[in-house]
RNA sequence: GGCGGUGUAGCUCAGUUGGUAGAGCGGGGGUCUCAUAAGCCCUAUGUCCGGGGUUCGAUUCCCUGCACCGCCA
Numbered sequence: 001g002g003c004g005g006u007g008u009a010g011c012u013c014a015g016u017u018g019g020u021a022g023a024g025c026g027g028g029g030g031u032c033u034c035a036u037a038a039g040c041c042c043u044a045u046g047u048c049c050g051g052g053g054u055u056c057g058a059u060u061c062c063c064u065g066c067a068c069c070g071c072c073a
Base pairs, nucleotide, nucleotide: 001072002071003070004069005068006067007066010025011024012023013022019056027043028042029041030040031039049065050064051063052062053061
């Protein structure tokens, strides 16, 4: 340099007729215990990587940039 893939909560990841986004773990509070852990209950969470376009409406479709990973050179 060329091609392909990935980017969503603190972490690991889901999320298709385009219609205001979720799980597990973790964090906080409660319950239980002499105490801690575990269990159970409650709870807070997000520029959906940036910019632009299409659309009544975009995490989703299109263009472009950035970061990371893989293959080729």